[in-house]
RNA sequence: AGAGUUUGAUCCUGGCUCAGGAUGAACGCUGGCGGCAUGCCUAAGACAUGCAAGUCGAACGGAGUAAUUCACUGAAAUUUUUGUGCUUGCAUAAAAACGGAAGUGAUCGUUACUUAGUGGCGAACGGGUGAGUAACACGUGGGUAAUCUACCCAUCAGAUUGGAACAACACAGGGAAACUUGUGCUAAUACCGAAUAAUAAAUAAGAAUGAUUUUUUUAUUUUGAAAGGAGCCUUUAAAGCUCCGCUGAUGGAUGAGCCUGCGGCGUAUUAGUUAGUUGGUAAGGUAAUGGCUUACCAAGACUUCGAUGCGUAGCCGAACUGAGAGGUUGAUCGGCCACACUGGGACUGAGACACGGCCCAGACUCCUACGGGAGACAGCAGUUAGGAAUAUUCGUCAAUGGGGGAAACCCUGAACGAGCGAUGUCGCGUGAGUGAAGAAGGUCCUUUGGAUUGUAAAGCUCUGUUGUAUGGGAAGAACAGCUAGAUUAGGAAAUGAGUCUAGUCUGACGGUACCAUGCCAGAAAGCACCGGCAAACUAUGUGCCAGCAGCCGCGGUAAUACAUAGGGUGCGAGCGUUAUCCGGAUUUAUUGGGCGUAAAGCGUGUGUAGGCGGUUUACUAAGUAUGGAAUCAAAGCCUGGGGCUCAACCCCAGUUCGUUUCAUAAACUGGUAGACUUGAGUAUGGUAGAGGCAAAUGGAAUUUCUAGUGUAGCGGUAAAAUGUGUAGAUAUUAGAAGGAACAUCAGUGGCGAAGGCGAUUUGCUGGGCCAUUACUGACGCUGAGACACGAAAGCGUGGGGAGCAAAUAGGAUUAGAUACCCUAGUAGUCCACGCCGUAAACGAUGAGUACUAAGUGUCGGAAUUUUCCGGUGCUGAAGUUAACACAUUAAGUACUCCGCCUGAGUAGUACAGUCGCAAGACCGAAACUCAAAGGAAUUGACGGGCACCCGCACAAGCGGUGGAGCAUGCUGUUUAAUUCGAAGCUACGCGAAGAACCUUACCUAGACUUGACAUGCCGAUGACCGGCUUAGAAAUAAGCUUUUCCCUUCGGGGACAUCGGACACAGGUGGUGCAUGGUUGUCGUCAGCUCGUGUCGUGAGAUGUUUGGUUAAGUCCAAUAACGAGCGCAACCCCUAUCUUUAGUUGCUAACAUUAAGUUGAGAACCCUAAAGAUACUGUCGGUAAUAAAUCGAAGGAAGGUGGGGAUGAUGUCAAAUCAUCAUGCCCCUUAUGUCUAGGGCAACAGGCGUGCUACAAUGGCCGGUAUAAAAAGAUGCAAUAUAGUGAUAUGGAGCAAAUCUCAAAAGCCGGUCUCAGUUCGGAUUGAAGUCUGCAACUCGACUUCAUGAAGUUGGAAUCGCUAGUAAUCCUGAAUCAGAAUGUCAGGGUGAAUACGUUCUCGGGUGUUGCACUCACCGCCCGUCA
Repeated sequence: AGAGUUUGAUCCUGGCUCAGGAUGAACGCUGGCGGCAUGCCUAAGACAUGCAAGUCGAACGGAGUAAUUCACUGAAAUUUUUGUGCUUGCAUAAAAACGGAAGUGAUCGUUACUUAGUGGCGAACGGGUGAGUAACACGUGGGUAAUCUACCCAUCAGAUUGGAACAACACAGGGAAACUUGUGCUAAUACCGAAUAAUAAAUAAGAAUGAUUUUUUUAUUUUGAAAGGAGCCUUUAAAGCUCCGCUGAUGGAUGAGCCUGCGGCGUAUUAGUUAGUUGGUAAGGUAAUGGCUUACCAAGACUUCGAUGCGUAGCCGAACUGAGAGGUUGAUCGGCCACACUGGGACUGAGACACGGCCCAGACUCCUACGGGAGACAGCAGUUAGGAAUAUUCGUCAAUGGGGGAAACCCUGAACGAGCGAUGUCGCGUGAGUGAAGAAGGUCCUUUGGAUUGUAAAGCUCUGUUGUAUGGGAAGAACAGCUAGAUUAGGAAAUGAGUCUAGUCUGACGGUACCAUGCCAGAAAGCACCGGCAAACUAUGUGCCAGCAGCCGCGGUAAUACAUAGGGUGCGAGCGUUAUCCGGAUUUAUUGGGCGUAAAGCGUGUGUAGGCGGUUUACUAAGUAUGGAAUCAAAGCCUGGGGCUCAACCCCAGUUCGUUUCAUAAACUGGUAGACUUGAGUAUGGUAGAGGCAAAUGGAAUUUCUAGUGUAGCGGUAAAAUGUGUAGAUAUUAGAAGGAACAUCAGUGGCGAAGGCGAUUUGCUGGGCCAUUACUGACGCUGAGACACGAAAGCGUGGGGAGCAAAUAGGAUUAGAUACCCUAGUAGUCCACGCCGUAAACGAUGAGUACUAAGUGUCGGAAUUUUCCGGUGCUGAAGUUAACACAUUAAGUACUCCGCCUGAGUAGUACAGUCGCAAGACCGAAACUCAAAGGAAUUGACGGGCACCCGCACAAGCGGUGGAGCAUGCUGUUUAAUUCGAAGCUACGCGAAGAACCUUACCUAGACUUGACAUGCCGAUGACCGGCUUAGAAAUAAGCUUUUCCCUUCGGGGACAUCGGACACAGGUGGUGCAUGGUUGUCGUCAGCUCGUGUCGUGAGAUGUUUGGUUAAGUCCAAUAACGAGCGCAACCCCUAUCUUUAGUUGCUAACAUUAAGUUGAGAACCCUAAAGAUACUGUCGGUAAUAAAUCGAAGGAAGGUGGGGAUGAUGUCAAAUCAUCAUGCCCCUUAUGUCUAGGGCAACAGGCGUGCUACAAUGGCCGGUAUAAAAAGAUGCAAUAUAGUGAUAUGGAGCAAAUCUCAAAAGCCGGUCUCAGUUCGGAUUGAAGUCUGCAACUCGACUUCAUGAAGUUGGAAUCGCUAGUAAUCCUGAAUCAGAAUGUCAGGGUGAAUACGUUCUCGGGUGUUGCACUCACCGCCCGUCA
């Protein structure tokens, strides 16, 4: 920073989509560790259980426990004596003395501890949530001279003296409980009096202040407290000292209340709101101002600068994004506000109208003895519900902070920590080095050999972060307290207060962070994507199916887009998807867009508010600029440092928007005062005009009526008919009536704001332009609302109504014709009055001002000589524009103001409102659908558009086809099979230059399975081939016979062939011509198709290749921003027409000889043959044309204007034809879709079509005679003479591998006959008999002879070929081939007619024009129905 997507391509407009960042996230797959953060966004739904606010006995009276004291009782032990066990000793029993454990009771004396109650302080903090709130709620800056403030700090003063109660407690009651009643006793730092006192309050007087209920001086009156608690000293009687408390006053600090300027949502399809409402007076109330409340008085107050209503929403510091301006958000952290089940209320208090207080009402839950009670997690955990979704009923007060206390200490779900969750972010790891047999396996490829995975693995060496084990082990701790000591002030001293020193003591986290040592590469990688955007490709499967998809889009048999695999790319403990926000999007445009045609200028004017505004002087200082000051909380961002190993994270320092205020400056804008004339306007003199309104008048024409003349039609149309007319039309003459419109003049002429305005005259009236000098002195421009005007149609009332004419009727047309055409015809069109308020109301172009080249036409005016001013047109410069185009009448360059636009459809629709008699108008959405819709220009194709040109294209001719019979191909049908392909021109006598078997691909039947054919391996045999026999339809099977070579170390080996075996494979006329190559058809032998450089265009493209001529031709000439070139055209090639040279055999024969005969000698002249050459070029002359190209005519010439013919086929089109000529990818079959054999079929036959042959006859048939070709072919061949046969042919075989021999001519000509008939035309069909080929002629060959003798008498609609040696007609040959042409290809003989011309048909070429087509008119597309 952009990209994809509208088109065949282009430029533009314009939407949609993507790449980025972010999140309190969720979901899918996966998951090693740690640090730091973070975690109900939904139901302000409901909540079990536990905890979250207590503390003080140094305020008080009690109560309790313990110790002490007193009284009673008297355990063990000790000492003495005696008995027993035999003695020292020990044990045991008894007695006495001593002893004082333990217990009981009393006393309330003392000490220590506990605490239900009274009392004090706290509970208004801390913690939660965002329901409400659009508000002084919040932010920011002020005010309070209109206020309060417990605890805290400082200063001053004080603390005198009395009294009466109430809890607790005791007794007696009530109640299920919660709780409560009565009587009695009692203390206090609880409560109440009296004294004292001010700078407090009131009154009076004076002074100061910008200002009131401000400040200050003086005098008078009124008002208070707890004899408190603890400690020490002396002495015992009182006093004193210290500390903590207490009261009054002043000040501070902190916190709070109230008022106020400014700021921040949507909606006008919400335009009016408000009665305590706005203000005043008086009173009440409050800490305090105030309609805060009440009484009275007045009628105000707010609002388009958006009141009121409705909807939505806690606000901010900040967070995300962005280059910024902005946009979005308001989780965590911090400030403020509001709320605490819902609604209301006050009490206490310094502070609340109070989350864990009270009262009332409501809903809900629970308890109940039914009378009545209890409760409130939006505190921390937790439960349930809701939801896509959000954690532990944890530890500790160690630290920080808070409450109480003198303190120890107590309380603290605040807080600090831990737990759970990849929810986010930061960091680390899952190993490193070496390692080519480039392993195996997988995947891919045309090769079975490569490529890739891949140094990847294995292997070897190393490390040890993390992990694991063991051991050590913090910082966070500073305090306070206690013990001891020192010191400071005061005091007689002590206690005490403050400070310091030493010691002691305090850790939830946690044996955690961290450190050391040992151990093993061991325990740790996934997710998405790979058609383009957007980095990364192949195989297989699937076959518009399954599926993918953010947009474009992919998938219908070779899918890089589906699924899987291999490989690759990206990120990485995460990766994708979904949702939301910003960005990209300059796609709401202040920065930074537009409105002629893409969306968009109101139909036009007048004008209110508003916005903007000429020259100049002075003052001011609101805007503006500069400087200073205050504030801008902390955190965050940014910059610079520092601390955790780094980072995230944390700490320190610095910077900043904005607001307010003071001072200065005075250019510009604004304000005040004054002046000016150029903007604007007025006056004067002229002038043009369909400008407007009203009245009067006029002629032409149509129609109708009256009268005359006159007779059969008129009218109408492409043609008709309806209609009208003998009751007299149309036509014509005269007259009358009535309505409407005003020919010529008339003109991109005039006027008007627009709509619009057209006979003439008169009256009234608006505006413009020009000239001239005077006057006013910025009076101007634009213009939301508002008001006025506003074509046609339409509506209302009343007139009018000639013509025209919606509707309607009839006639035509048509498949239909509710249309176009015709005949009639009503509203309406006209007038008056009143509505409507819209049009492609258009220049699709708002108004105003200024500036920016020219040329030319026209209207008005002034000057009359250039010129000037105002309108209206055209062409054009710069410039603009996407282009088209605009261009002093701007769509150029600038300024001011207004209106309008933001993808297409839905839709100018619905709803609401306003207007209207109605019709309807104005205002004006959404759901939903699509990825486009659109503008301008380009190439082509197309047009029942235009212009030009060509072609046997038409026309002019000749001969055919279509009718008949037959041949042949196709369709259809049939069949076991009738093999397959070809399908408008461009399939159909086409593939097939030749189906009896074969061919043959089809059918039936019988066989084979490494195969009929190729290569490789093994074994056996020695041949193979040939001959014979049997079975069989044959294939085949069985058997007989015959039968190798080379080398050798003699063992064997090799070559070749046959048979057998197993596997790779063979084979396929099976599919796909829409996977292909090659080949071919067609447009078309039409004149076209392109390129390089240059130029023009933003570009697609254009130019060249167009234009004027000319040509068969893009052939040539000239012009020309083009100049050249290529493929095509032409020429070069072949045949043919004339001549020359060379060469004469098998060809030829003039002269000479000869023969039956160029037969032979001879000749090389001629013909001919076949080689090489020559010739023709518009070269020459004349006319025309442009002094060109060229064309017309002529001469000469065998030939004259490419001489005639052939070959030669540009770029491309038709997915044209062919997989069955061949080749070939992929798919399919593999005892068969392959191979062999026999027979059948391709030959069928109701019908239809194409191409031909033969005819229908006298330009003929038949018979006889007779003349003349060219080009071919010939050995498995052509075959002569001769003989036989009516003949096809046969016998036989001279000659010829060919200018030698053979096949081998017909029409024609001469003569005869037939005489217009279904015939002496025509020959189909059928019978009989034959010939030939061949293994074989039945299905199914050709030919011959005799007999038979069908249709057919020139062919409907329609259609084909041909322009000269052509058509027509006549024969001949060849290929294929054993045989089998009416087909095909080739050859010659005879040999015409016609072409005025390009209107039309068909096809083609060029230019131009229109287009919504580009798969290109066989297009696109609308409506209805299904």